[in-house]
Context: one part of a larger RNA
This record gives sequence, C1' cells and structure tokens, in this order.
RNA sequence: GCCAACGAGUUACGGUAUGCAGCAAGGUUAAGUAGUUAUGCUACGGAGCCGCAGCGAAAGCGAGUCUUAAAUGGGCGAUCUAAGUUGUAUGCCGUAGACCCGAAACCGGGUGACCUAUCCAUGAGCAGGUUGAAGCGGAAGUAAAAUUUCGUGGAGGACCGAACCCAUGUCUGUUGAAAAAGGCUGGGAUGACUUGUGGAUAGCGGAGAAAUUCCAAUCGAACUCGGAGAUAGCUGGUUCUCCCCGAAAUAGCUUUAGGGCUAGCCUUAAAGAAAGUGAUACGGAGGUAGAGCACUGAAUGUCCUAGGGGCCCUCACCGGUUACCGAAGACUAUCAAACUCCGAAUGCCGUCAUCAUAUCUUUAGGAGUCAGACUGUGGGUGAUAAGAUUCAUAGUCGAAAGGGAAACAGCCCAGACCGUCAGCUAAGGUCCCUAAGUACAGGUUAAGUGGAAAAGGAUGUGGGAUUGCACAGACAACUAGGAUGUUGGCUUAGAAGCAGCCAUUCAUUCAAAGAGUGCGUAAUAGCUCACUAGUCGAGUGAUCCUGCGCCGAAAAUUACCGGGGCUCAAACCUGUCACCGAAGCUACGGCUACGUAUGGAUUUAUCUGUAUGUGGGGUAGGGGAGCAUUGUAUAUGGGUUGAAGUCAUACCGUAAGGAGUGGUGGACUAUAUACAAGAGAGAAUGUUGGC
Repeated sequence: GCCAACGAGUUACGGUAUGCAGCAAGGUUAAGUAGUUAUGCUACGGAGCCGCAGCGAAAGCGAGUCUUAAAUGGGCGAUCUAAGUUGUAUGCCGUAGACCCGAAACCGGGUGACCUAUCCAUGAGCAGGUUGAAGCGGAAGUAAAAUUUCGUGGAGGACCGAACCCAUGUCUGUUGAAAAAGGCUGGGAUGACUUGUGGAUAGCGGAGAAAUUCCAAUCGAACUCGGAGAUAGCUGGUUCUCCCCGAAAUAGCUUUAGGGCUAGCCUUAAAGAAAGUGAUACGGAGGUAGAGCACUGAAUGUCCUAGGGGCCCUCACCGGUUACCGAAGACUAUCAAACUCCGAAUGCCGUCAUCAUAUCUUUAGGAGUCAGACUGUGGGUGAUAAGAUUCAUAGUCGAAAGGGAAACAGCCCAGACCGUCAGCUAAGGUCCCUAAGUACAGGUUAAGUGGAAAAGGAUGUGGGAUUGCACAGACAACUAGGAUGUUGGCUUAGAAGCAGCCAUUCAUUCAAAGAGUGCGUAAUAGCUCACUAGUCGAGUGAUCCUGCGCCGAAAAUUACCGGGGCUCAAACCUGUCACCGAAGCUACGGCUACGUAUGGAUUUAUCUGUAUGUGGGGUAGGGGAGCAUUGUAUAUGGGUUGAAGUCAUACCGUAAGGAGUGGUGGACUAUAUACAAGAGAGAAUGUUGGC
C1' cells in the first nucleotide's frame, strides 16, 4: 500500500411539541396483595399526580384578591364560557461518559540505585624507561657560620609510554555489524587514580567537582496500577436510496473576538385571510452630486486708506516725506468632509387610485449561519499603492453545471427533472487547426501597428478650418548687383558695417543696397545675408483642430496574437445581409410535486382516473416516501429428485434493490403482515488479520 472483518446520535429518568389510541369535567393508578396456564397475564389496590380558581411573601380571603388608614385608582385574575388526562411513537431539550477516537497534565497507592550519581565496609590493579627534591656523608671555605663542590639518597596530584580508564580531531556508518559503534589520531596512566563484591540514599524525593546532569535505551520532576470513559469553546471521522423547499458568513451583548445567547435569513404544521411585491400617476420629508462665495474659514493681484516703521524738522507739541509693512473697504482670479444665497437625478414614506403578479402576517416544532471572496459603482484609511483594508449599493461565486474569455470559483451569456442521430437563438464568432462568409459597400493604417506603457519629440500620413504671397509672374534654383558722405562719433596700440559704448541708425545716388545677418583679419582686405533686376512658369508658405500610425521601449525558464499564418487583411472605423454557436427557447415522448375542474371507488381520515395550469440546479439545514440486514409473533410455503452461501449471466424496477437459469455446495430456508434493533462503511496518521 491493497484486501477482508470490526468501527461512531445509544439507553435510563424527567420536560416539551406533534401524530395515533382510550376515557373525558374528569383522567390515571404506584408500591403492594390475591389468583393463574407463572421471566408473563388477570383482578384488586385511589396512597399519590395532573386538570376543574384565583390573588397574596404569608396568615388568609375567594370570582375575586393584593396594595392601602382608605382606594372613583393600579397589578394579577374571572366574565364573553371552558379540555383535560393516561398510554404509546417520533422530533428536540435537560441530567447522566451521552455520536466516536485523541491530549499535555492533576491526585492517590505501590515498584525501582543489577544502568547511573554520591557515600560506607572490605579486597584488587598499575610492563618498562626517565628526571633526581629534602636529608645524610666527604672535600673546599670561614674565627665560627653562610656558601661552593663531589657523592649518596629516592621525593613528586613530576616526565615518556603499555595494561587499565577516558574520548581531542577526522573518516566510515546513518532502513548501521551497533537505538552511540568501527578505523586512524588523541588525553590520563602513584593518583582528587582505576576497579571487584556487599551495603546506604526514592519521586512534593534522592544524588550532583553544577550540565536542568543522573535516578534501568524514560527526567523542568521516574515507572506502574487506580480516580478514569479526567477535561478538550480544538483537529479528525460519522456507514443505504429517491422526492420537495432551501440559508448564512450580519446586528446587539459577551475575560468576547476561530466560542456562545437573542434577533435577522431557511424549513415544517396550523390559523388569518389578500394584508405582500412591482410599474404608472399623484402627494410628501430631505441638503448629497453639481454649483456658488451671501455666512464661517482658506487664498491671488491692483486701488484706496486708518494705523505702524524709516527719514527730515522740532525742547516738546504740531508738521512734512516715503520704491517699507498694512487692518477695514472697492475691483479681480480661486478653494472647502466638519462652509451654503442655491440645488438635482435616484432612493425613501404614503394613497379605499389603475394595471400586473402571488405573495404576506401571526402562533407553534426543528435548524444551520456569526472566518466570506471577487467584479462594477459611491466613499474612508493607504501613496486617488496592493489579488491591501474598511463601509454602502448591485451582481456572481459561496451552494451553479452548460457556452464564451487559449487555459482561468467571483468577468460576459445562461439557471441542468429524464430521453431524442430534430429546429431557433444568446454571449462570442465564421482562412486552417475548429462548427460557420477567403461575404458585400466605403474609408484608414505600412507600424506585423493590430498582438503591452508615460512625459516628451518628429516636413509619417488622411480629413477639416483660418490666413499670407502669386500670370502686374509668387516659393525654390541659377545669373547679375548689393553703392556713396564714411574708417559715423566715442573708446582704443588699432576698432575701417561686424571687441565694446552712443545715437534725431541720418542723408545721397538708385531697380535695389542696414551707419549692417553671419564667417573672417592684428586692423584692413576677402566671402556672404537682408534688399533689387533677369531667366523659369503655377502654385507656394504659416497657424490651429482632428483620425490612424513612428520614436521614447533594457531583466532575469522559450513566452506581450492560443498556434499556423495574415497587409485594397484573416488589422482598425462605419454600414448591410447570411450562417455557426449552450444543458437557454421550441418540437415530440416520459417521470414527479402542487393547484383547479370533473368522474369513479371507499373504511369518509382517504385512494384513484382524465383534462388543464404552474413548477422540479443546490452546500449547511428542515420536511416526506421507501430499499436492504438480524431477530420475534402469526399465517402460508419450499428443501438430499439438493436449502443457505458462492460463481456466471444480454432480465425487471426512477434508485436503494429484486428475480430467473446454469455451475459449485451439501442442510437449512422463503413470502406476507406487525413488532424489536449491536440495522447499511471509503476515508477517523482508525483496530485486527492476511498478502
């Protein structure tokens, strides 16, 4: 891992609601006793309980009572009349382990020091080699000593290194040879050394050269049995089928936030009855969007001016002046969630209104839900960030399959009862992959733009508008001219159109020519422009608006049309007609729920036929109807001429399921009705067995 078997809402006692049954202003017995055909049944048993009357804390009174000194008051009742009770089944609740499995822990009684820690008693062990302390002796030395030297001697938590004890580094090993080892290397090795045997210390404890270290592979409190099915607002699991309806992820409170309670939303039953909902019309309240500046504030410039500052004058007062600041005021450009002289659209409330639709309310039983997600719109927080967060509003998902978006819970279309080798459409599409137009008409784009992006940039190209010049010849190109007073004046070494400054930048000759647009020189010179004429012969400039394109454009797996591929498109814009396309709609057949009409049967609760109308996606969840398993009772059956079980099989039923036949098997078993349950397995790191 697979297969098989086992494996989870039970039982008792109360409560409550509903169904059924008995009796009914009453209902009912309990323990017990007696009888008996004796795990049972029958009879007796009225104690007790519930109901028929309430009010008061109570005494108590009583259709009333309590409050009070007393209630014309008030509370709770009675009145209009009124149904209970016993049993049983089912739903749910309470108390119990209470659907099942699961802690870490807590407490009590015991068992452990053969591992290990420390201690006690008594024993044992340490090859070999090295160093050479004190002391002692001789000699030298001294006044005597000190001291020096030579021997002797054999100390040491001394040195090197086996046994022994340990474990520094590394390799191997890591489902190991081993639940801590092996190889190489290393530390101690006469000592605070190592070790045998026996003994001591026990869990709220012991021991500890101290690490939360050890106390039998277990240690921030051992192990074992018991309390014990501890508790678990937590995780996991919870077993057959079909039919009807169908949520929530919100509010308030909560030592509350992943839990609960009440409400909201779902379901079932009963009652009320048409209250409900939408559209239109009409009538209302309101201060949002927008707008505005009349208030409150913010805020631009100018004018005007009180006041202040500077300067002048003055002993001081007064006064003068000001390219300073400037309240208020006037004009002007603006802004506001906590501004409003104004002010919508929606939404909300209402109506003996009209039309459409079929809901709605109350009571009672049962729930689930309290982590929501994204998208569009209006806001807050944030950075007008987030697949962010938080409100409001609508939708979808959640609990929704189908078609489209290549793939893609939340986007677009559309809500799947079942069947059909029928038709029409939606979104989206129609060259091929790939169902359907290589459709039609008119434009645009040349960038593969389409098929990602900004500020900004550009004689890309289409459309529109305004305007200048132009056959008295424009624009561009070519030819020619572009002069004189004068080198204007100043400045300067020089300054001559062209370093710089100044200006009534004048005047003359001209077709035209600046006291000069650039290049250039030391300064001149030189080239050129403005301006003019000629050649040529028809358009040529400027500005604005707008469609589609261009650049701007660098990232980490091959990735910016799904691919091939596409250019008068298979791209984009405008218009048109076809077609494809879904579980949508239609057609035909069938099943089922509810309503209405009508017929039949009947046990009058109901069952059933026909016609017709409306429905039948579904998680949590509510309700209904069934299938199967084991046993009991009753009835009827089957079986050695072959039961159950098992294997095969093209049959029947809407499903759970049920038959028939054959093989195998070798002794039990089926059907109907009713009852009772150890009553359905794929999941629980489920349990046991097998492979």